[in-house]
Background: A computed fold for a 374-nucleotide RNA from a Patescibacteria group bacterium, annotated as Bacterial RNase P class A. The RNAcentral record of the sequence draws on ENA.

RNA sequence: CCAGCAAGCUGGAUGACCGCUCCGACAUUCCGUCGGAGAGGAAAGUCCGAACACCCCCUGCGCAAGCAGGGCCAAGGGCAGUUGGUAACGCCAACCGGAAGAGUUGAGGCAGCUAGAAGUUCUCGAGACUUUUGUUACUUCGGCGAAUUCCAGGGAAAGUACAACAGAAAGUAUACCGCCCCGACGCUUCGGUCGGGGUAAGGGUGAAAUCGUGAGGUAAGAGCUCACGCGUUUCCCGGUGUGAACCGGGAUCUGUGCAAACCCUGCCUGGUGCAAGCGCAAAUUUGGUAGCGCGCAAGAGCCCGAUAGCAAUAUCUGGCCCAGAGAGAUGGUCAUCUGAAAAACUAAAUUCGGCUUACAGGCUCGCCGGGACA
Numbered sequence: 001c002c003a004g005c006a007a008g009c010u011g012g013a014u015g016a017c018c019g020c021u022c023c024g025a026c027a028u029u030c031c032g033u034c035g036g037a038g039a040g041g042a043a044a045g046u047c048c049g050a051a052c053a054c055c056c057c058c059u060g061c062g063c064a065a066g067c068a069g070g071g072c073c074a075a076g077g078g079c080a081g082u083u084g085g086u087a088a089c090g091c092c093a094a095c096c097g098g099a100a101g102a103g104u105u106g107a108g109g110c111a112g113c114u115a116g117a118a119g120u121u122c123u124c125g126a127g128a129c130u131u132u133u134g135u136u137a138c139u140u141c142g143g144c145g146a147a148u149u150c151c152a153g154g155g156a157a158a159g160u161a162c163a164a165c166a167g168a169a170a171g172u173a174u175a176c177c178g179c180c181c182c183g184a185c186g187c188u189u190c191g192g193u194c195g196g197g198g199u200a201a202g203g204g205u206g207a208a209a210u211c212g213u214g215a216g217g218u219a220a221g222a223g224c225u226c227a228c229g230c231g232u233u234u235c236c237c238g239g240u241g242u243g244a245a246c247c248g249g250g251a252u253c254u255g256u257g258c259a260a261a262c263c264c265u266g267c268c269u270g271g272u273g274c275a276a277g278c279g280c281a282a283a284u285u286u287g288g289u290a291g292c293g294c295g296c297a298a299g300a301g302c303c304c305g306a307u308a309g310c311a312a313u314a315u316c317u318g319g320c321c322c323a324g325a326g327a328g329a330u331g332g333u334c335a336u337c338u339g340a341a342a343a344a345c346u347a348a349a350u351u352c353g354g355c356u357u358a359c360a361g362g363c364u365c366g367c368c369g370g371g372a373c374a
Stems, first nucleotide, its partner, number of pairs: 001370002004367002007364004012337007020038007040345001044356002047354005052273004056071006076269005081095005096153001097151004103144007111136003115133007122125001154264002159262002162257002176203002178199008186190001211229006230255002234251007277294004301320003305316004
């Protein structure tokens, strides 16, 4: 420099004026004055998980009010590689296995180029043709495979169901073309036509056509048989790893896929959500209601750093206080600056951890492959 990939951050700034919500101080003849604070990375979808609250059930204690501990069985629902993280998760991290991946490599097919060699031919040359070596592009099948990406990743050898389109046939397979055998006809020559049968080696269709190569076998063929190899079931042995699993060997079985279809196996799971709920309590004695307060903002909190760890994360030192309404505030206008243009998605409602979805413009870091130069 070219090409590929991945992660994080940001989401206008300053000032003036007019408004809004909350808090504090001062005023409280008032309804104000001054000061301070005031949305997001997703506040969104409400899809998971948890905190918290009440209710249900069980057990124990208690005269009772209640208190303490727990969520069994069944049904239904959910989850699904391993290890770790977490308050918890369907989330996160690292790893395992599978798939994709620039490229690389092996075998083959086809076309071009024309340098060397060999041969044939003639018009005997810097000719033509053939073979071979070389080389380039395209292409078929297979192996390996960077950064990185994807996987609702237990079980298909318990059973059932299903497999679009295309195709002759899609699951105890199938006969369209082709190949082979037999018969008939044309009538003696054909790659003929018709009929019957065999065949899954070849072509073609497809995501997928009953494992691959070679040999035997046969009319032609076929795991039909054999050898070697690939994969698979159950089990055993040796080695490595906490483990998923990997490497090597043996016995046995066997060869399409599919469980975000039924189903089987293992594990988890009581219900409802802040309009949960708790307290005070007017007219009106009690209860209840209206109303008021709490829940509701110091928290699984934020920032800097250290230590442990590959990481997710944990622990610790120091610092900080950061919206809190109840018809619901956080806004509008102007000026200047940056900019091509003030310019995207959108906006709290018990709280927190995730996931998913939306997003104009800008900034930064990293990984891998190839090339050039020093």
Its Rfam family is "Bacterial RNase P class A". The family's RNA type in Rfam is ribozyme. Its mean pLDDT, the model's own confidence on a scale to 100, is 78. The gene name in the source record is rnpB. NCBI's taxonomy places the organism under Bacteria, Bacteria candidate phyla.